[in-house]
RNA sequence: UAAUGAUACUAGCAAACUCACUGAAAGAGAAGGAUGCAAAGCCAUGGAUCUAAGGAAUUCUUGAUUCUAAGAUUGUCAAAUUAA
Numbered sequence: 001u002a003a004u005g006a007u008a009c010u011a012g013c014a015a016a017c018u019c020a021c022u023g024a025a026a027g028a029g030a031a032g033g034a035u036g037c038a039a040a041g042c043c044a045u046g047g048a049u050c051u052a053a054g055g056a057a058u059u060c061u062u063g064a065u066u067c068u069a070a071g072a073u074u075g076u077c078a079a080a081u082u083a084a
Base pairs, nucleotide, nucleotide: 012037013036017032018031019029022027035075041081045078046077047076048073049072050071054068055067056066057065058064059063
């Protein structure tokens, strides 16, 4: 320096759920709480997934349906980047 490992040490993050607050929704989120994680650090570049305010179309008729991301998810998979 690089790779590999996790039954060492020192630590770290925080699922479900509750919930101040926020959003059209998906979701985000202070606090609580620990399912788990060796990158469950960061990043929305690519795929994937979720939502459909706005926009477009349909018309069964004043409501509904369908499509659509510039919204969201990194604890969906990669890439890039940093690290004990």
Molecule: c-di-GMP-I riboswitch aptamer
Organism: Anaerosolibacter carboniphilus